[in-house]
Context: one part of a larger RNA
RNA sequence: CCCGCGGCUAGACGGAAAGACCCCGUGAACCUUUACUAUAGCUUGGCACUGAACUUUGAAUAUAUUUGUGUAGGAUAGGUGGGAGGCUGUGAAGCGUAAUCGCCAGAUUGCGUGGAGCCAUCCUUGAAAUACCACCCUGAUGUGUUUGUGGUUCUAACUCAGACCCGUUAUCCGGGUCGAGGACAUUGUCUGGUGGGUAGUUUGACUGGGGCGGUCUCCUCCCAAAGAGUAACGGAGGAGCGCGAAGGUACACUCAGCAUGGUCGGAAAUCAUGCUAUGAGCGCAAAGGUAAAAGUGUGCUUGACUGCGAGACUGACAAGUCGAGCAGGUACGAAAGUAGGUCUUAGUGAUCCGGUGGUUCUGUAUGGAAGGGCCAUCGCUCAACGGAUAAAAGGUACUCCGGGGAUAACAGGCUGAUACCGCCCAAGAGUUCAUAUCGACGGCGGUGUUUGGCACCUCGAUGUCGGCUCAUCACAUCCUGGGGCUGGAGCUGGUCCCAAGGGUAUGGCUGUUCGCCAUUUAAAGUGGUACGCGAGCUGGGUUCAGAACGUCGUGAGACAGUUCGGUCCCUAUCUGCCGUGGG
Numbered sequence: 001c002c003c004g005c006g007g008c009u010a011g012a013c014g015g016a017a018a019g020a021c022c023c024c025g026u027g028a029a030c031c032u033u034u035a036c037u038a039u040a041g042c043u044u045g046g047c048a049c050u051g052a053a054c055u056u057u058g059a060a061u062a063u064a065u066u067u068g069u070g071u072a073g074g075a076u077a078g079g080u081g082g083g084a085g086g087c088u089g090u091g092a093a094g095c096g097u098a099a100u101c102g103c104c105a106g107a108u109u110g111c112g113u114g115g116a117g118c119c120a121u122c123c124u125u126g127a128a129a130u131a132c133c134a135c136c137c138u139g140a141u142g143u144g145u146u147u148g149u150g151g152u153u154c155u156a157a158c159u160c161a162g163a164c165c166c167g168u169u170a171u172c173c174g175g176g177u178c179g180a181g182g183a184c185a186u187u188g189u190c191u192g193g194u195g196g197g198u199a200g201u202u203u204g205a206c207u208g209g210g211g212c213g214g215u216c217u218c219c220u221c222c223c224a225a226a227g228a229g230u231a232a233c234g235g236a237g238g239a240g241c242g243c244g245a246a247g248g249u250a251c252a253c254u255c256a257g258c259a260u261g262g263u264c265g266g267a268a269a270u271c272a273u274g275c276u277a278u279g280a281g282c283g284c285a286a287a288g289g290u291a292a293a294a295g296u297g298u299g300c301u302u303g304a305c306u307g308c309g310a311g312a313c314u315g316a317c318a319a320g321u322c323g324a325g326c327a328g329g330u331a332c333g334a335a336a337g338u339a340g341g342u343c344u345u346a347g348u349g350a351u352c353c354g355g356u357g358g359u360u361c362u363g364u365a366u367g368g369a370a371g372g373g374c375c376a377u378c379g380c381u382c383a384a385c386g387g388a389u390a391a392a393a394g395g396u397a398c399u400c401c402g403g404g405g406a407u408a409a410c411a412g413g414c415u416g417a418u419a420c421c422g423c424c425c426a427a428g429a430g431u432u433c434a435u436a437u438c439g440a441c442g443g444c445g446g447u448g449u450u451u452g453g454c455a456c457c458u459c460g461a462u463g464u465c466g467g468c469u470c471a472u473c474a475c476a477u478c479c480u481g482g483g484g485c486u487g488g489a490g491c492u493g494g495u496c497c498c499a500a501g502g503g504u505a506u507g508g509c510u511g512u513u514c515g516c517c518a519u520u521u522a523a524a525g526u527g528g529u530a531c532g533c534g535a536g537c538u539g540g541g542u543u544c545a546g547a548a549c550g551u552c553g554u555g556a557g558a559c560a561g562u563u564c565g566g567u568c569c570c571u572a573u574c575u576g577c578c579g580u581g582g583g
Base pairs, nucleotide, nucleotide: 001583002582003581004580005579006578007577008576010575011574012573014570015569022404023403024402025401027400028399029396030395031394032393035201036200037199038198039197041194042193043192045190046189047188048187051154052153053152054151055150057148058147059146060145061144062143063142064141065140066139068137078136079135080134081133082132085119086118087117094113095112096111097110098109099108100107101106158181159180160179162178163177164176165175166174167173204216205215206214213233217239218238219237220236221235222234240385241283242342243341247301248300249299250298251297252296253295255279257275258274259273260272261271281290282289284347286345287344288343305328306327307326308325311322312321313320317386330339331338332337353379354378355377356376357375358374359373361372362371411458412456413454414453415452417451419447420446421445422444423443424442428438429437465540466538467537468536470532471529472528473527474526475525478503479502480501481498482497483496484495485494486493505519506518507517508516509515546564547563548562549561550559551558552557
């Protein structure tokens, strides 16, 4: 050096299982409920099956009889029309009595008596006689018809897992005879309610993982790198309107602040003078603009117009923005002219569907109409604001599927804020004296042991705390060794320098690492090694399925809250290591 054999498992991010944790999917399944929408069931009412009688109380209609005071006025005038006469021995006025109505004045009717008159046209009134006739209105009463409601009764529909008889040897069923109920119940159909009993679904996105929180449209500024544009859970603020004048036009004017003076009057009111020069004001945020004002007044007004629009800006698109000029009619102005809202930039919502007004459009044989179109306009915190539906919340540790190292938890990596360890300066403490020792306020490094940040390998799997076993390295040294300084007399120390050869506890409690306690020791070091080591062991903790408590939740369920229980696989191919043999 080559080839074996027997062993051990540190590595081959070893094998096994398209990770169960985590996230994603406009995935799934179950479960819950005061999510949404349906629905079985239950229930309400109408109609049918469903008939009779009596009674109660309504409605409609026919008929008869009645009923009707605002004021003026003989007085309780319903409306309209006809109308100059009507009623009365088939008993007028008057009187008595009873009933009804009543705005307490009277009106109407019945009975008795009475025995021949009573009323209209006249005077008032918006309207003239219930003198007479007709048709109606408002309310009332009686009768008839139709149709409801409630109650009672009946029997013939219908019902009976009541009795008996028969088919029949039959606790079914059918038929029969009784009996009990009875137009109810049952059933059908339509309808209102209830309805996680059942079903189908929904339950947003962004996000330095996800959840919780916050945000989602529009305007202004910075970031933004002197054209435009430009991101972040970057830094600051606003809007979801207002105004018939705060719009148009003609004409006129100049603000704020400061100083001085001046009655009440003060820091600040109105007045006068001067200085300053845009610092004021412009409905509201900010920016830009602005004194030939866009600011402040006065007069007249409605251009806060109708039909259009060359041409541009800006957008992926859809949208958005500016606009001279033309036609019509108008306001102001002597005119030239200006005016299609507001100093500008926010003050907002596509489409569908529906409403309203207009219309020289359409009109299913034709004429119309309905419906539709076109023009104008209205209805969305569709605010998750380019708006999935008119209409929607949760649980899953019983879970499942597809994916992701595009994204978290372990470990590694990068970083080193935090942590640890040094150094610089030296105020001060140290009786005096900064530096024996300690060292404020500050400054500069190192390490990669903490807590973090990032999300770079790994989710077709890199097993996670502690213990056991076995270790190996660093030195910022715990002991043992050598030294300097000392505020080192000695003993015992303090601090610093060198030094890694060797060594560096046993018990009690706890799953503990840690820690506390007890007793030793020369000492009971600090760290790295996937917080060394589960193809070496364990499995107490954490972190599946069972169960309970507390708390939270309507609930399903949930809890870095607790509690009892809970399957740890691998025969070693290669590298490596130990032992051994052959060439």